This is a predicted structure of a 74-nucleotide RNA (transfer RNA) from a Chitinivibrionales bacterium. The RNAcentral record of the sequence draws on ENA and MGnify. Lineage of the source: Bacteria > Pseudomonadati > Fibrobacterota > Chitinivibrionia > Chitinivibrionales. The same sequence occurs in records of 2 taxa. It matches the Rfam family "tRNA". Rfam's curators write: Transfer RNA (tRNA) molecules are approximately 80 nucleotides in length. The family's RNA type in Rfam is transfer RNA.
[in-house]
RNA sequence: GGGCGUAUGGCUCAGCUGGUUAAAGCGCUGCGUUCACAUCGCAGAGACCCCUGGUUCGAAUCCAGGUGCGCCCA
Numbered sequence: 001g002g003g004c005g006u007a008u009g010g011c012u013c014a015g016c017u018g019g020u021u022a023a024a025g026c027g028c029u030g031c032g033u034u035c036a037c038a039u040c041g042c043a044g045a046g047a048c049c050c051c052u053g054g055u056u057c058g059a060a061u062c063c064a065g066g067u068g069c070g071c072c073c074a
Stems, first nucleotide, its partner, number of pairs: 001073007010026003019057001028044005050066005
């Protein structure tokens, strides 16, 4: 220098062919259970989706550019 993949709560990730309110597990907070802790049960908080712009009635999803990370080629 060229190519491919990836970026979504604190962590691991889902999100099908654009469609209203972004799902789940772990973790966290509160309550119950216990003498207490753990386990278990119930409830709850937390991400507008890496950034900028474009297309569209409507974008996490499509397009362009950029950034970080990973892999391959030179």